[in-house]
This is a predicted structure of a 72-nucleotide RNA (transfer RNA) from Roseovarius sp. UBA3070.
The organism belongs to Roseovarius, within Bacteria.
Rfam family: tRNA. It is annotated as a transfer RNA.
It was read from a public genome assembly.
RNA sequence: GCUGUAGUAGCUCAGUGGUAGAGCGCGUCAUUGGUAAUGACGAGGUCGGGAGUUCAAUCCUCCCCUACAGCA
Numbered sequence: 001g002c003u004g005u006a007g008u009a010g011c012u013c014a015g016u017g018g019u020a021g022a023g024c025g026c027g028u029c030a031u032u033g034g035u036a037a038u039g040a041c042g043a044g045g046u047c048g049g050g051a052g053u054u055c056a057a058u059c060c061u062c063c064c065c066u067a068c069a070g071c072a
Stems, first nucleotide, its partner, number of pairs: 001071007010024004018055001026042005048064005
């Protein structure tokens, strides 16, 4: 330099055009003599950045950034 894969909550990951979800973690409450465990409720997201297509983009197209892999 070229090609490919990935980037979504604090962490690990789903979601592939139509209001963004789970597990763990975090907060409050219940339960217990107390903790753990369990249950209920809740907070937490410019979906890596920008542009385009579309009535509508996390999803499709292009450029850029970061990480990883391959080729040279």